[in-house]
Context: one part of a larger RNA
RNA sequence: UGACGGGGGCUCACACAAGCGGUGGAGGAUGUGGCUUAAUUCGAGGCUACGCGAAGAACCUUAUCCUAGUCUUGACAUGCACGGAUUAACUCGGUGAAAGCCGAGCCACGCCUUCGGGUGGAACGUGCACAGGUGCUGCAUGGCUGUCGUCAGCUCGUGUCGUGAGAUGUCGGGUUAAGUCCCUUAACGAGCGAAACCCUUGUCUCUAGUUGCCAGCGAGUUAUGUCGGGGACUCUAGAGAGACCGCCGGCGUUAAGCCGGAGGAAGGUGGGGAUGACGUCAAGUCCUCAUGGCCUUUAUGACUAGGGCUGCACACGUCCUACAAUGGAGCGCACAGAGGGCCGCAACCCCGCGAGGGUGAGCAAAUCCCACAAAACGUUUCGUAGUCCGGAUUGGAGUCUGCAACUCGACUCCAUGAAGUCGGAAUCGCUAGUAAUCGCGAAUCAGAAUGUCGCGGUGAAUACGUUCCCGGGCCUUGUACA
Numbered sequence: 001u002g003a004c005g006g007g008g009g010c011u012c013a014c015a016c017a018a019g020c021g022g023u024g025g026a027g028g029a030u031g032u033g034g035c036u037u038a039a040u041u042c043g044a045g046g047c048u049a050c051g052c053g054a055a056g057a058a059c060c061u062u063a064u065c066c067u068a069g070u071c072u073u074g075a076c077a078u079g080c081a082c083g084g085a086u087u088a089a090c091u092c093g094g095u096g097a098a099a100g101c102c103g104a105g106c107c108a109c110g111c112c113u114u115c116g117g118g119u120g121g122a123a124c125g126u127g128c129a130c131a132g133g134u135g136c137u138g139c140a141u142g143g144c145u146g147u148c149g150u151c152a153g154c155u156c157g158u159g160u161c162g163u164g165a166g167a168u169g170u171c172g173g174g175u176u177a178a179g180u181c182c183c184u185u186a187a188c189g190a191g192c193g194a195a196a197c198c199c200u201u202g203u204c205u206c207u208a209g210u211u212g213c214c215a216g217c218g219a220g221u222u223a224u225g226u227c228g229g230g231g232a233c234u235c236u237a238g239a240g241a242g243a244c245c246g247c248c249g250g251c252g253u254u255a256a257g258c259c260g261g262a263g264g265a266a267g268g269u270g271g272g273g274a275u276g277a278c279g280u281c282a283a284g285u286c287c288u289c290a291u292g293g294c295c296u297u298u299a300u301g302a303c304u305a306g307g308g309c310u311g312c313a314c315a316c317g318u319c320c321u322a323c324a325a326u327g328g329a330g331c332g333c334a335c336a337g338a339g340g341g342c343c344g345c346a347a348c349c350c351c352g353c354g355a356g357g358g359u360g361a362g363c364a365a366a367u368c369c370c371a372c373a374a375a376a377c378g379u380u381u382c383g384u385a386g387u388c389c390g391g392a393u394u395g396g397a398g399u400c401u402g403c404a405a406c407u408c409g410a411c412u413c414c415a416u417g418a419a420g421u422c423g424g425a426a427u428c429g430c431u432a433g434u435a436a437u438c439g440c441g442a443a444u445c446a447g448a449a450u451g452u453c454g455c456g457g458u459g460a461a462u463a464c465g466u467u468c469c470c471g472g473g474c475c476u477u478g479u480a481c482a
Stems, first nucleotide, its partner, number of pairs: 001482002003479003007476006015466002019430005026321008034312002042053002065307007074130001078129006090105006109120004132296002135294003141290002143285003146281001148279001153192006159168003172183003198273004203241007213230002217228003244267001247261005323423001327382006339370003344363002349358003389420001394415007436458007
C1' cells in the first nucleotide's frame, strides 16, 4: 500500500421488511447429469453452466459420432514439368444402396497457316511442390463476450511532505443518483468514468395532404369516405418550442442544495433505451473468424448410404397446462399496436364437420393480403362432483410440407379420458402503466415453438422503516496474511 475480520461509524440496493404472484407436489415441453448404446458428436459448470452456442437435428444440417462401401495432388487454392488430342462436358451401357469403378459413342475453342501442321488458353492424365484437418493446447495469443456494475470509482502532471516504500490531491463539514456540487484546505490543475450530447415516448406550433382523415357543403347507396370536394380534426414526418429548481415562500453558512406552492401536457435525472472507467475471475470461446506451437498426410483429409445426436430404473434446472364457478361450455357483440409479404401474402366464391383443397381478384403495399385480436361486455346452462373441471395416454380415420414423415414432423376429426382437489423443507420475480392476466406479430424456416425477440389490451396491492440476511461504496481500526 492492499486484502481480510462472526471490528466500528456513515450509506445504497426488490437486500430485508410490507405486499402480489410463482417455483418446489401432478402431467407434459425443453436443457443438463447419470445410465444405456455400434454411436448416443462437441463445447458451457456456484452467483456469471443447465428453453445456453442451436434465430429452429426426418435426409441435408452433422462435426471420424457409429456401421458399411469408396478416393488418394485429393471436395477446394496456386505454381512447375511432361503427355497425348483428352474421358472434362454431353449421350449411353454394365455393376452398385449411393458414391465410386469399368466400358462405348462424340470429338471442342482462339491465333498463325505454305492446308502438312505449329502454337496458346481452358479442361484432363502422370509426377512434384503442396492442399486439407470442427485434430490438441483459451494456461502461448488476437478479436469478441460474461461478471462485479451503470457500482462511483480509477488515475496523471507539477508542487509539497517522507531516507524510502509511499502520502497529499481523492481527506474534513454539508449535499447529491453520482469523486454531483459548495465550503474549508499544501495543494493547484487535468484525464478516463458520472452527467450532457444520441434514439424513443409524453404537450403544443409551423410546413406538407396521398395510399391516410371526413367537421361543414353537394351527390349516391340496403350499407360503407363510396364519389365531387375539403385541410378543419385524427394521423403521417420534417422543422421548431417546451423543464432550467427558471418563479414564489420556508430551511440552509449570504453557499451547494433540500422542503412546500404556483403555473404547466410534463417538476426536480419526466418515463424507457443505447452507452459499461482502471481493473477482477490464467472467467468463456483455437467448433464463428484469425493465429504461434504440436500432431496427422492412401488419413485425424475427402465422398456416399443407412443409423445416431430424439435412446430411459433415475436426479436437477427453466417453462407450459391444470387442479376449476373471479370458472367451463353455447350464442350474440365491441375495441389494438407493432410487424411480414414475389421461391411471397392471398381476398371473394365453391367443396369438406375440420385440418385443408379448388379457383385466383388485388398487392413489391399508409392503397391489397396475412387479419376474426383475445381477455372484456350481454345472455343461457352447469351446481361443487374427479364433474359439462383437467387434458396426458392410447386406438382408428385423415390433412399438409417434403425425393422421403418407420426409427423421428406439425395439424385435424371420432373415440379413449391418466395424474391432478393449490403443493414439505426450502426458494424466485416484481415499486406503476410495473406485477398479474389476455391475445397479436416477427426472425430462423420446405415443414417443424410451451423457446426467443418484439407489440399492444385489461390492470392492482404494498413500502412503517434500515434492527436483522445477501451484496456494494466511503472513512476509520486490528492483523502473526501478500